Context: one part of a larger RNA
Molecule: large-subunit ribosomal RNA, domain I
Organism: Candidatus Altimarinota bacterium
Formats: sequence, C1' cells, structure tokens
RNA sequence: CGUAUACAACGAAUACCUUGACUGAUAUGUCCGAUGAAGGACGUUAUAGGGUGCGAUAAGUCUCGGCGAGCUCCCAAAUAAGCUAUGACCCGUGAAUUUCCGAAUGGAGAAAUCCAUCCCGCUUGCGGGAUACCAUGAUCCCAAAUUCUUUGAUACUAAGAUCAUGGAGGGAAGUCGGCGAACUGAAAUAUCUCAGUAGCCGGAGAAAAGAAAUCAAUAGAGAUUCCCUUAGUAGUGACGAGCGAAGAGGGAAGAGCCCAAACCACUUUUAGUGGGGUUGUAGGACUCCAAUAUCUGGUUUAUUUAUAUAGAGGAAGGCGCUGGAAAGCGUUACCAUAGAGGGUGAUAGUCCCGUACUUGAAAUAUAAUUAAAUCGGUAGGAUGUUCCUGAGUAGGUUCGGACACGUGUAAUCCGGAUUGAAUCCGGGAGGACCACCUCCCAAGGCUAAAAAGCAUAUCAGAUCGAUAGUGAACAAGUACCGUGAGGGAAAGGUGAAAAGAACCCCGGGAAGGGGAGUGAAAUAGAACUUGAAAUUGUAUACGU
Repeated sequence: CGUAUACAACGAAUACCUUGACUGAUAUGUCCGAUGAAGGACGUUAUAGGGUGCGAUAAGUCUCGGCGAGCUCCCAAAUAAGCUAUGACCCGUGAAUUUCCGAAUGGAGAAAUCCAUCCCGCUUGCGGGAUACCAUGAUCCCAAAUUCUUUGAUACUAAGAUCAUGGAGGGAAGUCGGCGAACUGAAAUAUCUCAGUAGCCGGAGAAAAGAAAUCAAUAGAGAUUCCCUUAGUAGUGACGAGCGAAGAGGGAAGAGCCCAAACCACUUUUAGUGGGGUUGUAGGACUCCAAUAUCUGGUUUAUUUAUAUAGAGGAAGGCGCUGGAAAGCGUUACCAUAGAGGGUGAUAGUCCCGUACUUGAAAUAUAAUUAAAUCGGUAGGAUGUUCCUGAGUAGGUUCGGACACGUGUAAUCCGGAUUGAAUCCGGGAGGACCACCUCCCAAGGCUAAAAAGCAUAUCAGAUCGAUAGUGAACAAGUACCGUGAGGGAAAGGUGAAAAGAACCCCGGGAAGGGGAGUGAAAUAGAACUUGAAAUUGUAUACGU
C1' cells in the first nucleotide's frame, strides 16, 4: 500500500408517515369603490420579535340569538394583573368605531408627509363640516360682436357663480370590441403558415348572439347559444406546407317582444307629448259590422313555507391472556335507518368526536305561495278607393377586409372613395349570370335559460407523498439577488406522554463526554424514526 472481516464515524438514500398540494363531481354564490375600494404604511396586548386580528372605542365596543364552565389569539412557555352562573370565553345576525397613504378629490409632494382658506362649536387650541376635475340638468349672472334706435335700450350666447345627479379607481380567469407582431413551418424563400395567436387599449358581469330580406329543394324546417355527429368529408391551397366548413340527424335549454311611419288629439308648432300601430298564405291606417271576453306581466306591502348564515338530540361490552400500553388473541354479549370517517399508548360498530335518523333562528338575505293595492299588456270579420311600412339606404364601379374559400366562375357580409334606385303591379335570397319555381321582408331596438371563468361548502380519486405534489406541508412570494421592471430558493418526522436527563465526575468550559435517573427503547438525547452507498478511522488476518 492492497484485499477481506468486525466495530465505529461521515452521509443522507430507502421504507413508513402527513399538517400540504393536484384533479374532478354536485350544490350555492358571483362584482368592490367618493357612505372613500383593491392594496398598503404606522400603530394596537403588562412583557422584545414575527404571524393573525383590530384601528386612538385599536387580539377589541354595543345588540340580538346559540352554547354552557372555564377564559385573557398563535409561534410559546412563564410570571403578574384580571374576567366569569348578574352567563364570561367561543360561534353566528345586525350595528358602532374605523389613524395616515392610496382614484385620493382644499393646495403641494420624493406615497403613508408638509402647508392652507371659509363656516360652526366650545374647554382658546382643539373638535366637526366644506373647498379637486369632467359630464348633464336647474337657477342666477353676463362681455364683445350683432339688432333697433341713437349715446340709450333690448335680446341672445361664450365665460362665470350656486345647487342637484352621475362619473373616475381596482379585479385572477373567462368574454366582447379596436389596434396587432415575430421567431417558427414550408427541411432555402417572397404568396402562404405561425395567427387574428402573443402583446397593448377599451367595455360589461357573465359577455356575445338572438326572434329570418334564414335554411332547404318539389319534401319540408321554423330566434340564438352549447355538446355529439356529419368530417378531416365538401372545398381551399407556390393544389406545397397546410387551412378546413355547412345543411341534415341526435341531445341541453326553450320565450318572445317593443319602436319609426300612415291617421287622430293637444301643445311651448322646422319640433314635442299622448292615442293608434308593428307584418309577408302581406300587414296596418282609413270606411263598415261585431264584441267588452280571455289570458297574462311589473312594482309595493303583508302572509305562509323552504333554504342559507350558529346549533340540539342521537343506540350498543364485559371478563381473561400477551404486552410499556389492547383497539390484538381467547371467551361470552349487545346495537344497527348508525359496520362513513377521524382520534385514543398496536388493528375499536358498542371509549371519545362523530355517523344514520330526527330537530332548531331573536336577526339578516334569497326563492316560492297566497292576499291586497297600484300600473300595464293581449282578440274577430268584410271591402281593396286612397295613404303608410326604416334613403345618401339597397345596388353599381374601384380599392381593401371578413367569410373554411389566397380574385378565382366568386355568390354573401363589412369598410374607404365615387355613384346611386324601387315603394306592394314593390323589394331581397337560393354560390357568376338569366328564366321559371321556391323561400323571405333589409336599411330601428330589447330579450331569460342551456354556456365560460372564479369563490365557498360537501364528496370522490387505477392523483403526489417532502429532489414528488403548488414556487410555497416550515418566518414563502419569505430569505436572498437586481437601480429597476423583475427573478426567486433551501428547509417536514424525539417520545404514547417532556417523563427534555435532578445530583456527581473529567474538562479552560454555556464545548464535549462518563456515571446516575426517566422511558418499552437513549445506538429514541433534542446535530433526535429508519439510517443504504461513495468516503474515513481503529483492530485483526492475508498478500506485497
């Protein structure tokens, strides 16, 4: 020096565990904000720090309920001082308080600070209130120009003042609209693709869409949305890479309405208000006839019920053995609308919490029922003379964009420019276009549900089990890094119970160790379950 064995050390894998995550199902809920939000700063307990709660009334105040004996939050013990059957603590309903910053709004500002004006009150230096901007409306006030007349009037508006109402700012994801890439793919690259994606801006709470100028095809359907299918089909495409429908069919859900106009009345008469009226087998007005029915909606108040936000009752086991400990084993019982689950010194239906089942609300909220009040909506027939039925619209040309559809034979929809109809004997569509046929009625508007995301509660998992699962099971968006935007960890396990090692000894000792003691176990001793490997030491054997 090597190899082997034994015993140690270092080390943390593995095994077991779970406080934490992940995914889904069901139910319920779904905006907050000038009555000052979201998010913060600073304070606040008898006692330093962090977390949680709260706000100078500061781990809390009041009220009404629930519970029923202890309590004064957690890390986290301890002492002190207190509260509590006159019901504390705790749980829930409603209310009060709620510093300063922040849209931040009296002015300023390097956020959590500085400096004001006016009014009111008093304890005279404090307390309360008002004072930003924009829009709309009301009431005032009123310049120039203008008008009339002539040095005076009148009217109007801009500006200004006061008051009232509304707005602003925030929000993970989803949604609608506006603007809108590139890497990439095409094995290069330009049309194309990535993709109307990412990103930015704006809006609402669900959004959007929506009651046919729709589809279809000789048969018919009957608003929209979502799922399955049609179908990787028809198509489109340097016919490359790729992109990619629709009708029909099966389901979820289901709901339909209101204006403009004609005509009439009133009025403050270029206009407004009320009545009337709302459609395609055309309808309505107008004229005539008939009739006063039927069904139904909103708001407010009350009633009853249900649900949510605290809860309550809730069955049934002993003995022996092993063991540190019984829930294990043995034996003999019981309950069960309860043998879901968790805990308890090992594996408990009958020990504890619960579970099945039954039951409960002073207060607030939601939904429904019933009643009353009030405000509405809803119908027929005949004639076809006259009137009305959404205009710079439809359509054309040209240039773009959207449609699965890249200009193509390119219909359809939207926009810029330029043109530009018809009026029911009317108009649009059926993928160039024409005819026939069929379907529909544009140029105004509203609309629940099915549906997306999120939160809460409950339940579940051929989901994870500490290098996994969230970045985060622990002081985690913490420590730390960065001027900043931003980036972003590591880190779980004594024991059933601290019973966490009194006392003695060695030692420089608040290091470390040896006894003693606790414990089932201390090679469970806090660097604490198990304790692999690399690596190290000691001892022994063998080899060199």